RNA sequence: UUCUUAUCGUGAGAGGUGGAGGGACUGGCCCUUAGAAACCUCAGCAACCGGCUUGUUUUGCAUUUGCAAAGCGCCAAGGUGCUAAAUCCAGCAAGCGUUUUUUAUGCUUGGAAGAUAAGAA
Numbered sequence: 001u002u003c004u005u006a007u008c009g010u011g012a013g014a015g016g017u018g019g020a021g022g023g024a025c026u027g028g029c030c031c032u033u034a035g036a037a038a039c040c041u042c043a044g045c046a047a048c049c050g051g052c053u054u055g056u057u058u059u060g061c062a063u064u065u066g067c068a069a070a071g072c073g074c075c076a077a078g079g080u081g082c083u084a085a086a087u088c089c090a091g092c093a094a095g096c097g098u099u100u101u102u103u104a105u106g107c108u109u110g111g112a113a114g115a116u117a118a119g120a121a
Stems, first nucleotide, its partner, number of pairs: 001121008013042005021031003025091004043083003048079002050075003055072007087113001092110007
């Protein structure tokens, strides 16, 4: 870098260095000299990987209560990740509405793109 799978309306910030940008892209709308990005330190969140089996459910194998796997449950030492706003909102398509029509706009569903993890190449 590419592919596959899963998740994305929950949650969680202080200090130091730094000195003008940042929120992926486009449009919008925001954040920011009352200090952006980035880096460092400490803290926290979550539970993908990870750990536990005393509980509970299911399945398989055994066959008399045993083994294994999975889900729920519990934990957070380690590998990542994350700690403004729903992935900040929309972007493409379909459906149902409002609107006499066009335009515009609301809601729902699916998708695209992106992010993160695990696995593979």
Notes: This is a predicted structure of a 121-nucleotide RNA (SAM riboswitch aptamer (S box leader)) from Bacillus subtilis. The RNAcentral record of the sequence draws on ENA, Rfam and Ribocentre. Lineage of the source: Bacteria > Bacillota > Caryophanales > Bacillaceae > Bacillus. The same sequence occurs in records of 2 taxa.